Bacterial large signal recognition particle RNA from Dictyobacter arantiisoli, 172 nucleotides, folded computationally. Its mean pLDDT, the model's own confidence on a scale to 100, is 76. Rfam family: Bacterial large signal recognition particle RNA. Rfam describes the family as follows. The signal recognition particle (SRP) is a universally conserved ribonucleoprotein involved in the co-translational targeting of proteins to membranes.
RNA sequence: GGAUGGGCCGAUUUUUAUCCGGUCCUGUCGGUUGGCGUAAUUGGGUCCUAUGCGGCAGAUGUUUGUGAACUCCGCCAGGUCCGUGAGGAAGCAACGGUAAGUGGACCUCCCUGGGUGACAUAGGGGUUCCUGAUUACGCUAACCGGCAGGACCGGGUAAAAAUCGGUUUUUC
Numbered sequence: 001g002g003a004u005g006g007g008c009c010g011a012u013u014u015u016u017a018u019c020c021g022g023u024c025c026u027g028u029c030g031g032u033u034g035g036c037g038u039a040a041u042u043g044g045g046u047c048c049u050a051u052g053c054g055g056c057a058g059a060u061g062u063u064u065g066u067g068a069a070c071u072c073c074g075c076c077a078g079g080u081c082c083g084u085g086a087g088g089a090a091g092c093a094a095c096g097g098u099a100a101g102u103g104g105a106c107c108u109c110c111c112u113g114g115g116u117g118a119c120a121u122a123g124g125g126g127u128u129c130c131u132g133a134u135u136a137c138g139c140u141a142a143c144c145g146g147c148a149g150g151a152c153c154g155g156g157u158a159a160a161a162a163u164c165g166g167u168u169u170u171u172c
């Protein structure tokens, strides 16, 4: 120095097994919350009545205009009648006023009416419809926790194989 050498130790890699941890998925159970639906109970509205209030209309009232040729009043030109006369009487038209009626304006209060009002109060009624609350049930979504399984990743341990290194031994 060599040997497809042997033993021991260490390191790395691969395979297998096992354990632990992490992530994800699936299934199942439980809890919390939300949504939807059903049922029961209950409140209110929709329905009816009355009252009140407001509003509209009418009436009354006030005011103003008009308004009886004759069957309202006043005053009565002209004319008529009585009278010897002075005077008197009745009284048409016109004028003025007024009544019934009628037009306009206003209306604090009072009166009447309604297919007047998302108004208020009370009572009645409640099949249907709308809405709120409570309870129970079903479905569903999210989150948390437990259990089981699967996949992936990381680490520990054990066994085997290979390689490398160290040491020892055998031999040349």
Stems, first nucleotide, its partner, number of pairs: 001172003005169041047124006053117002056113003061106006072097003080089003
The organism belongs to Dictyobacter, within Bacteria.